[in-house]
RNA sequence: CAAGUAAACCGGGUGACCGCUCCGAUGCAAAUCGGGGAGGAAAGUCCGAGCUCUUCCGGGCAGGAUGCUGGGUAAUCCCCAGGAGGGGUGACCCUACGGAAAGUGCCACAGCAACAUACCGUCCGCCUCCGGCGGAUAAGGGUGAAAUGGUGAGGUAAGAGCCCACCAGCGGCCGGGUGACCGGCCGGCUGGGCAAACCCCAUCCGGAGCAAGACCGAAUAGAGGGAUGAAGGAACGCCCGGUCCAAUCCCUGGGUUGGUCGCAUGACCCCGGUGGCAACAUCGGGGCUAGAUAGAUGGUCAUCAUCCUUCCUCUGGAAGGAUACAGAACUCGGCUUACAGGUUUACUUGACCU
Numbered sequence: 001c002a003a004g005u006a007a008a009c010c011g012g013g014u015g016a017c018c019g020c021u022c023c024g025a026u027g028c029a030a031a032u033c034g035g036g037g038a039g040g041a042a043a044g045u046c047c048g049a050g051c052u053c054u055u056c057c058g059g060g061c062a063g064g065a066u067g068c069u070g071g072g073u074a075a076u077c078c079c080c081a082g083g084a085g086g087g088g089u090g091a092c093c094c095u096a097c098g099g100a101a102a103g104u105g106c107c108a109c110a111g112c113a114a115c116a117u118a119c120c121g122u123c124c125g126c127c128u129c130c131g132g133c134g135g136a137u138a139a140g141g142g143u144g145a146a147a148u149g150g151u152g153a154g155g156u157a158a159g160a161g162c163c164c165a166c167c168a169g170c171g172g173c174c175g176g177g178u179g180a181c182c183g184g185c186c187g188g189c190u191g192g193g194c195a196a197a198c199c200c201c202a203u204c205c206g207g208a209g210c211a212a213g214a215c216c217g218a219a220u221a222g223a224g225g226g227a228u229g230a231a232g233g234a235a236c237g238c239c240c241g242g243u244c245c246a247a248u249c250c251c252u253g254g255g256u257u258g259g260u261c262g263c264a265u266g267a268c269c270c271c272g273g274u275g276g277c278a279a280c281a282u283c284g285g286g287g288c289u290a291g292a293u294a295g296a297u298g299g300u301c302a303u304c305a306u307c308c309u310u311c312c313u314c315u316g317g318a319a320g321g322a323u324a325c326a327g328a329a330c331u332c333g334g335c336u337u338a339c340a341g342g343u344u345u346a347c348u349u350g351a352c353c354u
Stems, first nucleotide, its partner, number of pairs: 001350010012304007020037007039325001043336002046334005051209004056242006063205005068082005083097001084095004098200002103198002105194003119141002121137007149167004154162001168190001170187007213261004223252006232245002268287008305323008
């Protein structure tokens, strides 16, 4: 200097005028003064919870979710640290990563044969002799996504774990580790893959959702019909037990569609200490940072900042233009997606110089 990998941050500021909205103070009111007002993703609604309601509790079945190990968290399909397999020269990245010896099922076509086997070939013997028959073989070839573990040497009629060396797999023993797993020694020689197939195993899970729900006010038709009636009913389904309740459910029709709360002090944010590889936990100090309801958080002007283009007197100046993705609606923790332009840190590889 170039190319990469991982992580983090900014993405507009200032002033004036006018406008909107929330809170507080003053005021009979109008209004005046002061303080605040959209994100890193507010998005997607993919997860997890807090919170609210649903009589409640227990057990079982069905159903659903997750799936290597350990730790973190309120919890999670999240985060951190490891293990195994794979990719990359590397920094690093990816994984739908429990079980195929509980069972069932599938692997089309091709091929001799896909839980099974000999088409070609090789070797041996015989015969009516260039062809045929019988036997042996699975090293070579063919087919295929995958073919009696792989490579090499010995051996054999030709071959084969037949024997041996190294490696892979499987089993046993020993050692290390909390564990997933790793290492060593020995053994016999060894027929797959798919569970993003059904299934088995382990762990977890009531349901519905702020349009939840609570209260006030107002109005109407204190309407009509049906089912069940403690052997009944009770917010996804079924069964059982306890408990609770004279109610519960369905259809048709009518009235109100107003207001207040929920509604922002939070598993909150910032700084520092301690513990931990880390995620994070804990202690001390400081802070209060939108709350709308057809839905506020804006408009104009000037200037600064950044970027682009052109020109010039070129460490700079002038002119013009542009400034991304995008708007809270109960709140929070994640994941995923979008993003003009810019900044920072650490690491890897290559070239050059010293």